[in-house]
RNA sequence: UCUCGACAAGGGCAAACCAUCCGAAAGGGUGGGACGCAAAGCUACAGGCCUACGGGCCGAAAGGCCUAGGGCAGCUGGGCUGCCGAA
Numbered sequence: 001u002c003u004c005g006a007c008a009a010g011g012g013c014a015a016a017c018c019a020u021c022c023g024a025a026a027g028g029g030u031g032g033g034a035c036g037c038a039a040a041g042c043u044a045c046a047g048g049c050c051u052a053c054g055g056g057c058c059g060a061a062a063g064g065c066c067u068a069g070g071g072c073a074g075c076u077g078g079g080c081u082g083c084c085g086a087a
Stems, first nucleotide, its partner, number of pairs: 004085002012037002017032006035074001041080003045077003048072003054067005
């Protein structure tokens, strides 16, 4: 240095749920809270998943179907960066 990850040290993050705010929704911010996490740090590049305001199609209507330009990094890969050091 690379691989690797210990009932190591010092720390870190924070699922569900609750409150509140933003959003059409999915989802997100903040506070509380901890299921978990060695990249649960960053990145929508590939696949996947969620939503469908707007748009398109159908329909008398109610509504249905399609669609990402919206999301998820705590779904899997890839890329970038990083703490510690037993075996």